Transfer RNA from a Deltaproteobacteria bacterium, 72 nucleotides, folded computationally. The sequence was found in a public genome assembly. It matches the Rfam family "tRNA". Rfam classes the family as a transfer RNA. Gene Ontology term of the family: triplet codon-amino acid adaptor activity.
[in-house]
């Protein structure tokens, strides 16, 4: 330099055009003499950035950035 994949909650990941979710972690409460475990609830997101298409974009298209892999 060329090609491909990935980028979504603190972490690991779903979501492939119609109001963004799960598990773990965190907080509060219940339970316990207390802790852990368990149960109930709560909070947490510029969906990497910009632009385009569309009535409507995490999703489709273009560009940029970052990470990983392959080729040279």
């Nucleotide at each position: 330099g060329c090609c491909a994949g990935c980028g979504u909650a603190g972490c690991u990941c779903a979501g492939u055009g119609g109001u963004a979710g799960a598990g773990c972690a965190g907080c509060u409460g219940a339970u316990u003499c207390g802790u852990a475990a368990u149960c109930a609830g709560c909070a947490g997101g510029u969906c990497a950035a910009g632009g385009g298409u569309c009535c409507g974009a995490c999703u489709c298209c273009c560009u940029u950035c970052g990470c990983u892999g392959g080729c040279u």

The organism belongs to Myxococcia, within Bacteria.